[in-house]
RNA sequence: GCAGGAGUAGUUCAGUGGUAGAACAUCUCGUUGCCAACGAGAAGGUCGCGGGUUCGAUCCCCGUCUCCUGCU
Numbered sequence: 001g002c003a004g005g006a007g008u009a010g011u012u013c014a015g016u017g018g019u020a021g022a023a024c025a026u027c028u029c030g031u032u033g034c035c036a037a038c039g040a041g042a043a044g045g046u047c048g049c050g051g052g053u054u055c056g057a058u059c060c061c062c063g064u065c066u067c068c069u070g071c072u
Stems, first nucleotide, its partner, number of pairs: 001071007010024004018055001026042005048064005
């Protein structure tokens, strides 16, 4: 330099055009004499960044950044 893959909640990951979810973690409440465990609830996201297409983009297209793999 070329090709492919990955980037979404604190963490691990879903989500193939129509208001972004789960588990664990965190916080609150309940149960218990206390802790743990269990149950209920809450908070937490400019979907790596910038453009484009579209009535509408996490999703399609272009560029770009970081990481991984292969080729040279």
Predicted 3D model of a 72-nucleotide RNA (transfer RNA) from a Patescibacteria group bacterium. It was read from a public genome assembly.